The prediction has a mean pLDDT of 76. Predicted 3D model of a 101-nucleotide RNA (Glycine riboswitch aptamer) from an Alphaproteobacteria bacterium. It was read from a public genome assembly, where an Rfam model found it.
[in-house]
């Protein structure tokens, strides 16, 4: 001085699936009360999604037994199904550690 890998952080991009339904609570409008409408919240019901996390398995390795080991695949426990938030992954930048030349 440079390259690669891992982790953290910042910025940008980032999909899918019911703004379903039932009652309840709150808010809004009205002088007040009640009710309707609308919105929000949790709970229940049915229907769905997979790209937080989690779980499972092949080839292969090992082998007496037991086992080791992947995913964007599979399962949907969790999470999610207007917006918001989140979001695997990708790009850029910074820092730390490690390795190679």
């Nucleotide at each position: 001085a440079u390259a690669u890998g891992u982790c953290a952080c910042g910025c940008g991009g980032g999909a899918g699936a019911g703004a379903c339904u039932g009652g309840c609570g709150a808010u809004u409008c009205c002088c007040u009360c009640c009710a309707a409408u609308a919105u929000c919240g949790a709970c229940g019901g049915c229907g769905c999604c997979g790209a937080a996390g989690g779980a499972g398995c092949a080839a292969c390795c090992a082998c007496c037994c037991c086992g080791g080991u992947a995913a964007a695949c599979u399962c949907u426990c969790a999470g999610g199904c207007a917006a918001a938030a989140g979001g695997a992954c990708c790009g850029c930048a910074u820092g730390a550690c490690a390795u190679g030349g």